[in-house]
RNA sequence: AGAGGUUGCGGUAAUCAAUAGUAACCUGGCUGAGACGGGGAAACGUUGUUGAAACCAGGCGAAAGGGUGCACCGCCGAAGUGCCACCUGGUUUCUCCUAGGUGGGGCUGGGCGUCAGGUUAAGAGCCGGACGACUGUCGCGGGUGACCGCGGAGCGCU
Numbered sequence: 001a002g003a004g005g006u007u008g009c010g011g012u013a014a015u016c017a018a019u020a021g022u023a024a025c026c027u028g029g030c031u032g033a034g035a036c037g038g039g040g041a042a043a044c045g046u047u048g049u050u051g052a053a054a055c056c057a058g059g060c061g062a063a064a065g066g067g068u069g070c071a072c073c074g075c076c077g078a079a080g081u082g083c084c085a086c087c088u089g090g091u092u093u094c095u096c097c098u099a100g101g102u103g104g105g106g107c108u109g110g111g112c113g114u115c116a117g118g119u120u121a122a123g124a125g126c127c128g129g130a131c132g133a134c135u136g137u138c139g140c141g142g143g144u145g146a147c148c149g150c151g152g153a154g155c156g157c158u
Base pairs, nucleotide, nucleotide: 001158002157005076008075009074010073011072012071016067025059026058027057028056029055034047035046036045037044038096039095040094041093042092043091079108080107081106083104084103085102086101087100088099089098090097109135110134112132113131114130115129117127118126119125137152138151139150140149141148142147
C1' cells in the first nucleotide's frame, strides 16, 4: 500500500411507516388531598379545597429516541462489546439509574440463519451467548488436478 463483501463497517440523512387516536391540553362526572421536578432520603421550588392524584365519558391532538431510506461522507479493528478511572447533563447533597465525552487495557476475522434472553411502544432494529452451514485468510495432512479434511486467529494475510 492492498484484499475479504454487491447485505463488509460506521456516520449524516430527504421521504415514509410506526409510536398513536398515546402523552399533553380542554369540558363534564365522581372523589376529596395531595401532585410535579429520572428512582429513594433530606432540602428547595412550582402547584392544589377558586378542588390535587386516580377512575369514567367526550373534544382536540403531538413529539423525541429507535426503524426505513433517496443521496452522500469516512473507512478495512473498519467497528462492536463489556470492565476500570475521570469529566459533563438530568433543581441542590448522598446513593442508584440514565445520556454523552476522554483515557486504559480485555474479547470478537466477516456476514447470515435458528434458539432462548436483554433493550424497546414494537412482529422492526440493536445487544451479547449457544448452535449451524457459508465465506475470506494462514498452518498441517491428502490428492495428477479441480479440490478435500482438520486446526488457528486480524498484534492476522498479501
Predicted 3D model of a 158-nucleotide RNA (Lysine riboswitch aptamer) from uncultured Ligilactobacillus sp. Model confidence (mean pLDDT): 79 of 100. Rfam family: Lysine riboswitch aptamer. Rfam describes the family as follows. Riboswitches are metabolite binding domains within certain messenger RNAs that serve as precision sensors for their corresponding targets. Allosteric rearrangement of mRNA structure is mediated by ligand binding, and this results in modulation of gene expression. This family includes riboswitches that sense lysine in a number of genes involved in lysine metabolism, including lysC. RNAcentral holds the sequence, with entries from MGnify. Taxonomically the source falls in Ligilactobacillus (Bacteria, Bacillati, Bacillota, Lactobacillaceae).